[in-house]
Context: one part of a larger RNA
RNA sequence: UUGGGCGUAAAGGGAGCGCAGGCGGUUUGAUAAGUCAGAUGUGAAAGCCCGGGGCUUGACCCCGGAAGUGCAUUUGAUACUAUUAGACUUGAGUAUGGGAGAGGGUAGUGGAAUUCCUGGUGUAGAGGUGAAAUUCGUAGAUAUCAGGAGGAACACCGGUGGCGAAGGCGACUACCUGGACCAAUACUGACGCUGAGGCUCGAAGGCGUGGGGAGCAAACAGGAUUAGAUACCCUGGUAGUCCACGCAGUAAACGGUGAUCACUAGGUGUAGCGGGUAUUUACCCCUGCUGUGCCGCAGUUAACGCAUUAAGUGAUCCGCCUGGGAAGUACGGCCGCAAGGCUAAAACUC
Numbered sequence: 001u002u003g004g005g006c007g008u009a010a011a012g013g014g015a016g017c018g019c020a021g022g023c024g025g026u027u028u029g030a031u032a033a034g035u036c037a038g039a040u041g042u043g044a045a046a047g048c049c050c051g052g053g054g055c056u057u058g059a060c061c062c063c064g065g066a067a068g069u070g071c072a073u074u075u076g077a078u079a080c081u082a083u084u085a086g087a088c089u090u091g092a093g094u095a096u097g098g099g100a101g102a103g104g105g106u107a108g109u110g111g112a113a114u115u116c117c118u119g120g121u122g123u124a125g126a127g128g129u130g131a132a133a134u135u136c137g138u139a140g141a142u143a144u145c146a147g148g149a150g151g152a153a154c155a156c157c158g159g160u161g162g163c164g165a166a167g168g169c170g171a172c173u174a175c176c177u178g179g180a181c182c183a184a185u186a187c188u189g190a191c192g193c194u195g196a197g198g199c200u201c202g203a204a205g206g207c208g209u210g211g212g213g214a215g216c217a218a219a220c221a222g223g224a225u226u227a228g229a230u231a232c233c234c235u236g237g238u239a240g241u242c243c244a245c246g247c248a249g250u251a252a253a254c255g256g257u258g259a260u261c262a263c264u265a266g267g268u269g270u271a272g273c274g275g276g277u278a279u280u281u282a283c284c285c286c287u288g289c290u291g292u293g294c295c296g297c298a299g300u301u302a303a304c305g306c307a308u309u310a311a312g313u314g315a316u317c318c319g320c321c322u323g324g325g326a327a328g329u330a331c332g333g334c335c336g337c338a339a340g341g342c343u344a345a346a347a348c349u350c
Stems, first nucleotide, its partner, number of pairs: 004321003007304002012318001014201004021194003025088007033081002035077008049065006091191001092188004096183003103177007110154001115149007125136002162169002206247006215241002220236004258317006266295011299306002323350003332343004
């Protein structure tokens, strides 16, 4: 390589958009490139295979045939693929009417709490722990009341609830804005799926410039613990956490499960939108679509488990794996301000 695989054994790209490429619904005609059939030429000899013959036999040699999967030319076939011309509506999309949503962005507003400041009351403790101490407090703390400042986060509602491609999103209001879903018709007429490169987005932490800084808190300091304690516990505390703009581009970026389509028992919750029945709409009952959970048959799996939200049965396209360590490292290249990221070995060893 062929093959076999990728939930947990090695293996799904963090996610989306999308150029090239690959693949692609129903139907009619044309062409005949692929495809299929025939013919002709060629496909040297020797060799291989079959038949026969010659050396006493064999190896060996001779004769004949077959084969030579191929190429070229030519004559045909037209089911499928392709190309081209036309048609269709079920895939895809558009229009109309609805309701749902922490989807995104900007601006503004609100209350609770912590901290700090000012003032009042008030007096000797407070705080912290397993126990303590460092620490704060007679220069009046802790407690309590009133007022003020400032920053960050939004209790209850809150829910295997919702939304988003993923990361993620949770106070309220306004504005701007994306997507999905449902219903009934009309329209376009395959406009589709996937997607190497590429582009964009991408938690936390980190970096740059300028702000901001209440609480928390790497580093750091002190107090304890301990044989030691560069920790766990305590008292402090700076980056950071927050905002604006830019960079970085990684995560157990996880459902450890790529995307799309079709098919394959059910039961039971829940969210959104409909239809029917019924007394009118309240609830109940039956039922359709979309999402999100649990249980479970067939099937599948090494087992665990999965099971219409598949890890079942099939199709298309992409990514990835091929013993452990060395190693996601070295070297080189590309990117980055740096930290580092991406790509990615070998010797050696078991």

The part of an RNA shown here (small-subunit ribosomal RNA, central domain) has 350 nucleotides and comes from a metagenome. Its mean pLDDT, the model's own confidence on a scale to 100, is 88. Its Rfam family is "Bacterial small subunit ribosomal RNA".